[in-house]
Formats: sequence, C1' cells, structure tokens
RNA sequence: CGAGAAAAGGGGAUCAUCGUCGGGGGGCAACCCCGGGAGGAAAGUCCGGACACCACAAAGCAUCGUAGCGGGUAACGCCCGCCCAUCGUGAGGUGAGGACAAGUGCAACAGAAAGUAUGUACAGGUAAUGCUGUAGUGAAACCAGGUAAACUCUACGAGGUGCAAGCUCACAUAGGUGAACGCCUGAGGCCCGCUUGGCCGAUGUUCACGGGUAGAGUGCUGGAGCCCAGGGGUAACUCUGGGCCUAGAGGAAUGAUGGUCUAAAACAGAAUCCGGCUUAUCCCUUUUCUCGGUCU
Repeated sequence: CGAGAAAAGGGGAUCAUCGUCGGGGGGCAACCCCGGGAGGAAAGUCCGGACACCACAAAGCAUCGUAGCGGGUAACGCCCGCCCAUCGUGAGGUGAGGACAAGUGCAACAGAAAGUAUGUACAGGUAAUGCUGUAGUGAAACCAGGUAAACUCUACGAGGUGCAAGCUCACAUAGGUGAACGCCUGAGGCCCGCUUGGCCGAUGUUCACGGGUAGAGUGCUGGAGCCCAGGGGUAACUCUGGGCCUAGAGGAAUGAUGGUCUAAAACAGAAUCCGGCUUAUCCCUUUUCUCGGUCU
C1' cells in the first nucleotide's frame, strides 16, 4: 500500500416562527411558562416470558418440541466457552452434533446379482456344491456397510386462550315466548383432544325465535429499565455503589419552513410490554486480527 475477517457506535444537533399529543406548574376563565414525543430493525408473528382469565388445580395417554459436554439467563429452540465434523492459505464461518445389534423402510443407472440375495470371466480346490481368491459394474458386492430435516426408539421438557386478555361504572330493553330434560337418587355446563378425577349447579340448564345496548373509564407505561465507576469471571454475564425517568395515540399525535454546523442516502412508522431469533437494507466513524506485496 492492497485484499479480507470479526466487533462496537451513530444516522442528527442548535436557533427562530407556526402547528400537534402527553406530563408538571400558574390562572375564575381565556390563556401563559417549563420539559418530553416513532427503529436498528418499530417488520415477521417464529420462540420464551411478564400479566390476565378458564380455575381450587391434578394424573395418564395422545400430540408437540429439544438433543455432544459445561456454563449464563426470569426463561428459551437464545447467548458464551470447549470438543467433534466440515468450508477457507488464514483471521474466521457453518452444524437438524443421542441411537442403525429394538423393529420397519429406502438407494435410479450400471452390473450376473443390491441382501444372509447372486454366480459373468479367469484361477485354485472338492465325492459334490459359488467352496476359496482375483477381475469387472457401482457410492456401496461373503454372516455387508450407508441413510433417522426416513418412519421409529431413547432421554429430557411442554395446561389452554390471549390486551379485540381482563376489570369497573352508566344507560336501555320484554328479567319476553315456546320446547326438551331436570330439581341433590344431580339435568346440563367447564377443565385444548380422550380417560380418570375435579369444579359450578336448582324461582335450574340447554336449544330455537324475538327485543335492547355496543357509551365512559381502566388495563396504558417505573420497567427481569437505562447510564457511569469499581470488583469477580476466558466469555456470556453477575455483584456493589452512585445517578436518571426517556412516546402512550384512540380511525390514530411524534410535524412544516428558514439559518448555521461537513448533514446526505437505503430498509422503513410505536398500538400491552420485555428477552431473543429471522428477514430487508444504505452510509459514516473507530478498534482488533489475517493474508499478499514493497521498503528499512
């Protein structure tokens, strides 16, 4: 100097004017002042949960998931380390990584023949027999090996439904009509499917017809939260101390214009929230490492 590998951060800041949602303060009110307001994936709805209800909550089967060893985490199918396999000169990348003697399957073509099946050519041998060896075909040819993101077996694990979950208040109607079953000797309903078992249940339950209502509040943002320093650990991560509050819309706010700073581009817009994975994708900055060349 060139070509690569891995990791981290950022994608705006500030001033002015107008507008918008929420928080705090002042004011009788009109209104005024201060601070804040869409991502690294907010996406997919693929995993794991928090939370809520079924519901007091259990066992077995079925079904589904995971799969080397150890650690981390609230937990996971995630992350870290090591081993093994594989790709790469290498830094590094990828892994659906238990079991084929429990059983059942699958392997085109070629070849004589693809399983305890078969006998082409040559050689050896026998009383006799593919009995033995070599060649040939093929990925694989004598008690064959391969394959389990083939069925299966083994070990471990898993209730269900989901914020349109739920909770509270208000209003209104016709607390209607009919039928069937039943009233503790238990009708019917619920517990993803089945069984056991359990729970609710009597002016009852289910089905059909008919009528009214669909409004307001809450859930809704203080979190398994973020930042800094120190300790432990190879790391993931964890402990201690200090500091901070950082969107909660409701048919859907988070904006527009102008000036300055170097300031622009791709993928793209929160809807209960969090930890991951996967997918889409542009630019800038920084660090470490590998390979090649040149010079000293």
Notes
This is a predicted structure of a 296-nucleotide RNA (Bacterial RNase P class A) from a Bacteriovoracia bacterium. The coordinates come from a structure-prediction model, not an experiment, and the mean pLDDT is 79. RNAcentral holds the sequence, with entries from ENA. Of the family's consensus pairs, 98% are formed in the model. Rfam family: Bacterial RNase P class A. The family's RNA type in Rfam is ribozyme. The organism belongs to Bacteriovoracia, within Bacteria. A source record names the gene rnpB.